[in-house]
RNA sequence: GCGGAUGGCCGGAUGGCCGCGGGGCCCCUCGGGGCCUCGAGGAAAGUCCGGACUCCACAAGGCACGGUGCCGGGUAACGCCCGGCCGGGGCAACCCGAGGGAAAGCGCCACAGAGAUGAGACCGCCCCGCAUGCGGGGUAAGGCUGAAACGGUGGGGUAAGAGCCCACCGCGGGACGGGCAACCGGACCGGCACGGCAAGCCCCACCGGGAGCAAUGCCGAAUAGGGACUUCGCGCCGGGCCUUCGGGUCGCGGCAGGGAUGCCUGAUCCCGAGAAGUCCGGGUUGGCAGCUAGAGGCGCGCCGGUAACGGCGGGCCAAGAGGAAUGGCCAUCGAAGGGGGCGACCCCUGAACAAAAUCCGGCUUACAGGCUGUCCGCGCAU
RNA sequence: GCGGGUGUGAUGUAGUGGUAGCCUGUCAGCCUUCCAAGCUGAACGUGCGGGUUCGAUUCCCGCCACCCGCU
Numbered sequence: 001g002c003g004g005a006u007g008g009c010c011g012g013a014u015g016g017c018c019g020c021g022g023g024g025c026c027c028c029u030c031g032g033g034g035c036c037u038c039g040a041g042g043a044a045a046g047u048c049c050g051g052a053c054u055c056c057a058c059a060a061g062g063c064a065c066g067g068u069g070c071c072g073g074g075u076a077a078c079g080c081c082c083g084g085c086c087g088g089g090g091c092a093a094c095c096c097g098a099g100g101g102a103a104a105g106c107g108c109c110a111c112a113g114a115g116a117u118g119a120g121a122c123c124g125c126c127c128c129g130c131a132u133g134c135g136g137g138g139u140a141a142g143g144c145u146g147a148a149a150c151g152g153u154g155g156g157g158u159a160a161g162a163g164c165c166c167a168c169c170g171c172g173g174g175a176c177g178g179g180c181a182a183c184c185g186g187a188c189c190g191g192c193a194c195g196g197c198a199a200g201c202c203c204c205a206c207c208g209g210g211a212g213c214a215a216u217g218c219c220g221a222a223u224a225g226g227g228a229c230u231u232c233g234c235g236c237c238g239g240g241c242c243u244u245c246g247g248g249u250c251g252c253g254g255c256a257g258g259g260a261u262g263c264c265u266g267a268u269c270c271c272g273a274g275a276a277g278u279c280c281g282g283g284u285u286g287g288c289a290g291c292u293a294g295a296g297g298c299g300c301g302c303c304g305g306u307a308a309c310g311g312c313g314g315g316c317c318a319a320g321a322g323g324a325a326u327g328g329c330c331a332u333c334g335a336a337g338g339g340g341g342c343g344a345c346c347c348c349u350g351a352a353c354a355a356a357a358u359c360c361g362g363c364u365u366a367c368a369g370g371c372u373g374u375c376c377g378c379g380c381a382u
Numbered sequence: 383g384c385g386g387g388u389g390u391g392a393u394g395u396a397g398u399g400g401u402a403g404c405c406u407g408u409c410a411g412c413c414u415u416c417c418a419a420g421c422u423g424a425a426c427g428u429g430c431g432g433g434u435u436c437g438a439u440u441c442c443c444g445c446c447a448c449c450c451g452c453u
Base pairs, nucleotide, nucleotide: 001378002377003376004375005374006373007372008371009370010369012333013332014331015330016329017328018327020039021038022037023036024035025034026033027032041353045364046363048362049361050360051359052358053212054211055210056209060265061264062263063262065208066207067206068205069204070084071083072082073081074080085099086097087096088095089094100203101202105201106200107197108196109195122143123142124139125138126137127136128135129134130133151169152168153167154166155165156164171190172189173188176185177184178183216289217288218287219286226280227279228278229277230276231275232274235255236254237253238252239250240249241248242247257271258270259269260268296317297316298315300313301312302311303310304309337348338347339346340345383452384451385450386449387448388447389446392406394404395403400436408424409423410422411421412420429445430444431443432442433441
């Protein structure tokens, strides 16, 4: 200097005038007025995950269904983050992994090819017979096909061959050492044999009750305590009172029965002469709370940790609307870019993706331009 | 906010991991004096990107567009 890899930050600033929403203070004729202060993002997005919070009903056991999937750590938790192991890609820095199980079972591997799980003899090689191309036997090392051919290379052996035998590699096994572990390592033994796909169904381990702020509470108002239908039941026992002794009654207790946000069981609660459910129609579309100080954010210092992160101490900060505020104008500066000029300098334009709606921790997607750290490779110079 | 579905030639519509098919339309040819009809043939397609697999319309992930329902 060039190329590449991987992090972080900005993504406008200042002043004035006018107009809005929240909060605080003061005044007020209770209509309102004045002053101060704050006021949209790194993704607010997608709604993909995890929670906080609210309700059903306590979330207990199981099923269905769904999710995660190497090991260790972090976190309120997670499918997220950090570190490591193994595998793949890359010269490397680095990047990717949907990373348990194919010997629990079932299923698929088209076409081609002889043959694709208990497969296989088309060409070829060897032997025998005989009429030079026919039959029989042996073989699976060579060839062909294919994504993949039931181990690879070399040697011995054989009629020709084959783990048939040997050496090394590969595969499997128990014991030893290192490591918390995933896993790694040298030496020993083994028969030389048992492909792939689980982002095919499935098996195993772990996690998950269901709905969601339009959740859920309070106040006010209104009407048609509307109509139709379905399921179970409308009973039993005990006690009190009355009695014409047939029975009646009780806001009493218990049982059967019914219901309660996937289903079943249990527990609990409600009703117990009622309970639940479906459809049609009508009224209310009002106000207040939930509604923003939290597992909070930023930054500094110390300690622990490889790191994520955690602990301690101090400081600064803070949208809460309710058809939905956060804006408009003017001036100056201004990243970058374009043009002119020898230069000083001048002129023009002016950043992309894009708006909170219960809140937080992540993931994913979109993004013009600019600044910057570290690492790798190549070339050159000193 | 919640739940579900669809995307295939120019249109409509099949397709369960193994060569993307059919109808209509378009173009060309045959036939006919000519048109229509009929017959024959041809061209044109998996919403986009990535992944699994030997191979993806199909399986998985992300994105885009449209439709339906509840609230």
Predicted 3D model of RNase P RNA and transfer RNA as a complex of 453 nucleotides. Its mean pLDDT, the model's own confidence on a scale to 100, is 76. It holds a member of the Rfam family "Bacterial RNase P class A". Rfam classes the family as a ribozyme.